[in-house]
RNA sequence: AGAGUUUGAUCCUGGCUCAGAACGAACGCUGGCGGCGUGCUUAACACAUGCAAGUCGAGCGUGAAAGUCCUUCGGGAUGAGUAAAGCGGCGCACGGGUGAGUAAUGCAUAGGAACAUGCCUUUAAGUGGGGAAUAACCGCGGGAAACUGCGGCUAAUACCGCAUGUGCUCGAGAGAGUAAAGGUGGCCAAUCCUUGGAAGCUAUCGCUUAAAGAGUGGCCUAUGUCCCAUUAGCUUGUUGGUGAGGUAACGGCUCACCAAGGCGACGAUGGGUAGCUGGUCUGAGAGGACGAUCAGCCACACUGGGACUGAGACACGGCCCAGACUCCUACGGGAGGCAGCAGUGGGGAAUUUUGCACAAUGGGGGAAACCCUGAUGCAGCAACGCCGCGUGAGUGAAGAAGGCCUUCGGGUUGUAAAGCUCUUUCGGUUAGAAAGAAGGGUUCAAUGGUUAAUACCCAUUGGAUCUGACGGUACUAAAAGAAGAAGCACCGGCUAAUUCCGUGCCAGCAGCCGCGGUAAUACGGAAGGUGCAAGCGUUGUUCGGAAUGACUGGGCGUAAAGGGCGCGUAGGCGGGUUUGUAAGUCAGCUGUGAAAUCCCAGGGCUCAACCUUGGAAUUGCAGUUGAAACUACAAGUCUUGAAUAUCUGAGAGGGUGGCGGAAUUCCGGGUGUAGAGGUAAAAUUCGUAGAUAUCCGGAGGAACACCAGAAGCGAAGGCGGCCACCUGGUGGAUUAUUGACGCUAAAGUGCGAAAGCGUGGGGAGCAAACAGGAUUAGAUACCCUGGUAGUCCACGCUGUAAACGAUGGAUACUAGAUGUUCGGAGAGUUAACCCUCUGAGUAUCAAAGCUCACGCAUUAAGUAUCCCGCCUGGGGAGUACGGUCGCAAGACUAAAACUCAAAGGAAUUGACGGGGGCCCGCACAAGCGGUGGAGUAUGUGGUUUAAUUCGAAGCAACGCGCAGAACCUUACCUGGGUUUAACAUCCCCUGACAACCUCAGAGAUGAGGCUUUCCCUUCGGGGACAGGGAGAUAGGUGCUGCAUGGCUGUCGUCAGCUCGUGUCGUAAGAUGUUGGGUUAAGUCCCGCAACGAGCGCAACCCUUAUCUUUAGUUGCCAUCAUUAAGUUGGGAACUCUAAAGAGACUGCCGGUGUUAAGCCGGAGGAAGGCGGGGAUGACGUCAAGUCCUCAUGGCCCUUAUGUCCAGGGCUACACACGUACUACAAUGGCAGAGUCAAAGCGACGCGAGACCGCGAGGUUUAGCAAAUCGCAAAAAAACUGCCUCAGUUCGGAUUGAAGUCUGCAACUCGACUUCAUGAAGCUGGAAUCGCUAGUAAUCGUAGAUCAGCACGCUACGGUGAAUACGUUCCCGGGCCUUGUACACACCGCCUGUCACGCCACGAAAGUGAACUCAACCAGAAGCAGGUGAGCUAACGCAAGAGGCAGCCUACCAAGGUUGUGGUUGCGAUUGGGGCGAAGUCAUAACAAGGUAGCCGUAGGGGAACCUGCGGCUG
Repeated sequence: AGAGUUUGAUCCUGGCUCAGAACGAACGCUGGCGGCGUGCUUAACACAUGCAAGUCGAGCGUGAAAGUCCUUCGGGAUGAGUAAAGCGGCGCACGGGUGAGUAAUGCAUAGGAACAUGCCUUUAAGUGGGGAAUAACCGCGGGAAACUGCGGCUAAUACCGCAUGUGCUCGAGAGAGUAAAGGUGGCCAAUCCUUGGAAGCUAUCGCUUAAAGAGUGGCCUAUGUCCCAUUAGCUUGUUGGUGAGGUAACGGCUCACCAAGGCGACGAUGGGUAGCUGGUCUGAGAGGACGAUCAGCCACACUGGGACUGAGACACGGCCCAGACUCCUACGGGAGGCAGCAGUGGGGAAUUUUGCACAAUGGGGGAAACCCUGAUGCAGCAACGCCGCGUGAGUGAAGAAGGCCUUCGGGUUGUAAAGCUCUUUCGGUUAGAAAGAAGGGUUCAAUGGUUAAUACCCAUUGGAUCUGACGGUACUAAAAGAAGAAGCACCGGCUAAUUCCGUGCCAGCAGCCGCGGUAAUACGGAAGGUGCAAGCGUUGUUCGGAAUGACUGGGCGUAAAGGGCGCGUAGGCGGGUUUGUAAGUCAGCUGUGAAAUCCCAGGGCUCAACCUUGGAAUUGCAGUUGAAACUACAAGUCUUGAAUAUCUGAGAGGGUGGCGGAAUUCCGGGUGUAGAGGUAAAAUUCGUAGAUAUCCGGAGGAACACCAGAAGCGAAGGCGGCCACCUGGUGGAUUAUUGACGCUAAAGUGCGAAAGCGUGGGGAGCAAACAGGAUUAGAUACCCUGGUAGUCCACGCUGUAAACGAUGGAUACUAGAUGUUCGGAGAGUUAACCCUCUGAGUAUCAAAGCUCACGCAUUAAGUAUCCCGCCUGGGGAGUACGGUCGCAAGACUAAAACUCAAAGGAAUUGACGGGGGCCCGCACAAGCGGUGGAGUAUGUGGUUUAAUUCGAAGCAACGCGCAGAACCUUACCUGGGUUUAACAUCCCCUGACAACCUCAGAGAUGAGGCUUUCCCUUCGGGGACAGGGAGAUAGGUGCUGCAUGGCUGUCGUCAGCUCGUGUCGUAAGAUGUUGGGUUAAGUCCCGCAACGAGCGCAACCCUUAUCUUUAGUUGCCAUCAUUAAGUUGGGAACUCUAAAGAGACUGCCGGUGUUAAGCCGGAGGAAGGCGGGGAUGACGUCAAGUCCUCAUGGCCCUUAUGUCCAGGGCUACACACGUACUACAAUGGCAGAGUCAAAGCGACGCGAGACCGCGAGGUUUAGCAAAUCGCAAAAAAACUGCCUCAGUUCGGAUUGAAGUCUGCAACUCGACUUCAUGAAGCUGGAAUCGCUAGUAAUCGUAGAUCAGCACGCUACGGUGAAUACGUUCCCGGGCCUUGUACACACCGCCUGUCACGCCACGAAAGUGAACUCAACCAGAAGCAGGUGAGCUAACGCAAGAGGCAGCCUACCAAGGUUGUGGUUGCGAUUGGGGCGAAGUCAUAACAAGGUAGCCGUAGGGGAACCUGCGGCUG
């Protein structure tokens, strides 16, 4: 510090997710030791049992027993004035627990005045003298118990008077009122009794009064202290005053009276949630979250209320009452409160022992010893956390075995192990062994105080002795022995770490993206690796990353986001200058900011965690002293902001009234006749009852052509004939006036298109709804004919729009250029035009700058300031609920559950468009001939079959693989054999093998017979071959072409596809390659931020067309001879052959074109603009085809899915399709005679000639390994003759018979021949194919394959056309451009209803719960007041005073009744919403999405939607 995830890719916006740290945690797996911490976050749920607050005999009166000893057996002594209870004192208000309540009676910080204060400290003064009771105890009772009644006795530091009064209180003063308690130890010389004691003295502990202190507590003020405005008004003791009461104290704290206040948008009131803080976690910080342990404060103690006592409580282990619950009961009554420590049940994912000790620290009581102390100190349990240590160290390569992988070579586990040499922390055993102890007690000694005293007492010092829960713990030592001690998660990316096997969209994983459908680095296992380590992972939560709520530190043209527009209140902000003040601000000082924590520097545990000392810090608050720049405030002043006056200007600015003409429609009349109207085409409709057309007249409503303009005005909505009146705003100029009067703007208020609503008018045209006609699969639409609300007016409502510049208002500053509207000034002598300057608008371009980009750019989206509004992922949803407004429609305000990992903006490259432009192609058109109809051939589908082997599937499968299935081929089927195999290599044994014959068999094969002795040799053996045997292995046309190589098809012989460098852009990318011309061509030229290059194009290659040269045999023959014949001589001219050359390049001329490239025409030439044809196929696309050519990964079969054999099948046949052949005839058929090719092929061959056969062919064999011989006859055409339009002398299918040839073999299932037979068919529907010249068409020839079999395929020549105006349209393609919501790329994307499943939510008759509020009833205990005839010790002579019970009143808890309100649970049914691989209906949107879309509104419709009106351009 970032990373992953939207896209084909990019930048941005924006959410989601991850890496970090933390935890009182929990869960899973695992677990050696120690130290220090921590441990019910849930039920403030209920609690058995034990303990947690007592102590004092030096306040007081009583007062045992067991035991022991003695005994006269009665008892006594001791225990012992002990235990124990009681009266009394102090304590129990601390300590300990919990966080329910509480949003302020709380807490934090800083202050304040009207208070109290036990114990403690200091000071002052006292402590005199009396009295009456009462518990305990005794007696008698009641009761189950708890407990209690009556009578009697008694003490006090218990209680009550009296005296005194330092003081205190009251009072102006005089004066009045007001207290106490004694205990213990010692001494006794002086007084009295007198061992000794009393008084007294003394020491000490107390007691009373008062003053002060310290500490503690109560009260008050200011500031701060969570969420909701879908909580906006709250309040009657309420706010204040006077008086009184009350309190420790101020105060409406309470009461009476008076006034009518007080709080609130700076958030009152209400609701929800919550103890607050120091701090803790996180973070760079600012912040955010939290408030366990420790510390401070508060609150609570089963729930609610209440007071008593006391210094202190309205009291956790006290009391009273009410309630709920639990327990005891003899049913009459009683008892209880673990949110103390342990512990139990329950709840829960989850949290410990019914331990030891008061040794230490602290607390209570006591004079003290001491007692008490679940505070505390320790131990136990728990890896819950932090920290530390260990599980060994060194050496050790045969790189062992085993495991795993493997390309089979090896690699890895791995120096790891074993082995060898060492060490012994920790644990276990044994032994030793601390500190924590100081204080206090006892005792001895010394000193000091007191005293008459050396005694006693008190104080101090020193010595000795006693006191340890933890615990025989820490620590130390010894012996032995590597001995007892490693797991967990992960390994696709983020993110360190990979392979094999299994599985096969299954099982499963997953934090996000996403893995899994037969080769999974993502599932499960294994091996290996990585990370951490006595832990490791998971889950949960918090902060961080997140600048994702932005103070530090974000945004709003298009991503979410500017209010529709004004006016204006509060608020916020505000021009120049002077003086003052000192609130903000700044500086110094002071107080405070508890300790602990954090940080720094030290110290102590072996280190660390931990503990500890000091410092710093505590960013805050308050006080005080200063400063005066800025803000503020106060007082002045100024003119530039603002405003006013004067003069002048422009304008569809607004309102009211009037006037005008054109047009539509309607009505009346005239002319006139058959149509009109409407559409893509029609029809509905109108018209012979006279339409449309045309002329005249009239009626009525609405809107105002031209002018008219990115022009003007207005705040926006909006505003358009003309005139008048009323009226708002605004520009310019000049001087003058006021003197900051300003800007913005929550709340509020006004205006606000269209549609819509109400009432009343009006109604020509248009036109939702509606009706009809078309279109259509349908057409609730688009189109047409009609047509009602409405549109218009008046008054009222509604308050919304894509109310848009998708851009809030104001001010200032920051290059320019151009147009235009309205003013002003100047120059030009004046005027016009023009020019220059200037102010206000409006519009286009553009610099800097800004922006993700697009773009904006003095009219900012630039640079700054001020104020307002708004945004925080998509959907749910601008919806629900609530509220406000509205007549309604609805508007405004405005969530959540749930769900997704995206949604989105701009730009890029493609692809696509029923977008555009340019161009090409037998693409269309123009032509010629076909296919589709018939028969047959052939291939395919389908069907059939034991099998009809398999593949190929739009173009680009279908006379395709197959250049040739009778057996073989052959992969299929049936049956029969065989199992190391038909084939390859290795090992062992034997031997030649083979051939031939016989038998069985369909054959493979089996049985037998006959015959037979391989080659080399160093004689050991070796090699080839064959047979037998064992195992490694063979074999597979079995699967996967979606695991692959190779090869191929296709777009397409289309002109494209790219790269380097440079430049532009944040980037994807662009440029180049676009543009202007041109070409068959990205061919070339010109231009240009490009310059070059590569693969393609072209050329180079082959062939063909002309010529030359060379060469003439097997080819040729002009001249010369010769022959039947180029037959022979001869020739080398020609043809031809086959080698090398030439030739064509827009080279030349003219025109045109940019002086170009090129194009057009011409000349010459065999050939002219690529001369014709071929080979040649860029980057890539189609997971195109092929595992059955071959090769190959993986999987599968191994007495079979291998292999051998026979027979069958691939040749089936209702049917459908493709491709061909032959035809339908006279441009023909048949017959006759006869002419002209090219290119091939031939020895397992071609085969002349001769003979035979009607023929296919047969017999025979001359020649030829070929320019020599043969196949071989070319056919059509041309010529002669017949046929004469017919199912024919067309056509030849089919069938019968007889044959030929090949071949082991023509039955299934060959070809051909002859004779006979003579089917369909008379030019072919919709549709569709080929072809642009030596082409189509037509005619034949040859070859490959091949024993035989071609109508197919490949090649060859012969004859030889027609047409192309042209590019509108169909198809395909190229380039540029445009739109896009597509990128699997239009066979795309995508919307809504309906149906089904699941989920959450809303409404709902009602129903349940707790709460709150209001009114009323009720009224326990208690305090206060009243009464008090009853009862009553202290005082009083008495009367009485005083007190108590009882009763009454006020207040008041629980409870009850009624009602309101909100909250919440359930709810038949119902509503929409979300989600859900393959449901239904349509196709609304994205392209001009096929009717441009969208916004508001209204109506309509199964549904997306359609239509009307107005608006927007996105």